[in-house]
């Protein structure tokens, strides 16, 4: 410096144009002397911005961070 990958809740992870799965954590509630377990409900606009589209995590353009790989 050049090419390529990854960014999604507190963690881990799916999801490749149409209302964002799951599992572990917390949170409220039932149950239980009490604590675990169990059951029932809650918590995300997707790493900033822009753009394209009726509609975008998802396409494109930027820029941040990190990993590879040539030099």
């Nucleotide at each position: 410096u050049a090419g390529g990958g990854a960014u999604u809740a507190g963690c881990c992870a799916a999801g490749u144009g149409g209302u964002a799965a799951g599992g572990c954590a917390c949170c409220a509630g039932g149950u239980u002397c009490u604590g675990g377990u169990c059951c029932u409900g809650g918590c995300a606009u997707c790493g900033g911005g822009g753009g394209u589209u009726c509609g975008a995590a998802u396409c494109c353009c930027u820029c941040a961070u990190c990993c590879c790989u040539a030099g």
This is a predicted structure of a 71-nucleotide RNA (transfer RNA) from a bacterium.
Its Rfam family is "tRNA". About the family: Transfer RNA (tRNA) molecules are approximately 80 nucleotides in length. The family's RNA type in Rfam is transfer RNA. The literature on the family includes a 1993 paper in Trends Biochem Sci by Hou, "The tertiary structure of tRNA and the development of the genetic code".
The prediction has a mean pLDDT of 82.